[in-house]
Molecule: Lysine riboswitch aptamer
Organism: uncultured Thalassotalea sp.
RNA sequence: CCGUAUCGUAGAGGUGCGUUUUUGAUCAGUACGGUUUUAUUGGGUGAUGCCAAUAAUAAAAUCGGAAAGGUAAUUUCGCCGAAGCUGUUUUGUUUAUCAGGCAAAACGGUUGGGGUUAGACUCGAAAGGGCUGACACUGUCAUAGUUUUUAACUGUGGAGUACUACAAUAUUA
Numbered sequence: 001c002c003g004u005a006u007c008g009u010a011g012a013g014g015u016g017c018g019u020u021u022u023u024g025a026u027c028a029g030u031a032c033g034g035u036u037u038u039a040u041u042g043g044g045u046g047a048u049g050c051c052a053a054u055a056a057u058a059a060a061a062u063c064g065g066a067a068a069g070g071u072a073a074u075u076u077c078g079c080c081g082a083a084g085c086u087g088u089u090u091u092g093u094u095u096a097u098c099a100g101g102c103a104a105a106a107c108g109g110u111u112g113g114g115g116u117u118a119g120a121c122u123c124g125a126a127a128g129g130g131c132u133g134a135c136a137c138u139g140u141c142a143u144a145g146u147u148u149u150u151a152a153c154u155g156u157g158g159a160g161u162a163c164u165a166c167a168a169u170a171u172u173a
Base pairs, nucleotide, nucleotide: 003171004170005169006168008166009165010164011163014080016079017078018077022073023072024071032064033063034062035061036060037059038058039057040056041055042051043050046098047097048096083111084110085109086108087107088106089105090104091103092102093101094100112138113137115135116134117133118132119131121130122129123128140158141157142156143155144154145153146152147151
């Protein structure tokens, strides 16, 4: 000096990830509410409480009439284990209560990334969501081969505690 290990900083993947704003269509003339008529005696919940003839429920007509979520475009911020999923525990919130749901945190497990597609499940009106598998694409590293050989191409395979660059520390032959 090369190499190796540890640690720090900075980067790359692209229909890239998550978050936020606004508008539009859809949701839907639906849920829900008022009035009238008719019929009935119960209505509601996962369960209990609860409501009910001064009423409740159902149908029809008529007058009003949403929202969440997802989607398209736009906008803001933070980023490249970005983030997603899942298990346990804790806290908060929702409901009259419990269960259940939603959100956050901690400790684990798992997935490189997006796409297409199939299956079953879940919620749904749906182009939606997650889970599992398959298919090729793409980035990266390893490996084998070829070539125009500091690189490119082709094949096979691995995983993000990874990969690349630089610095520092330590160090074998």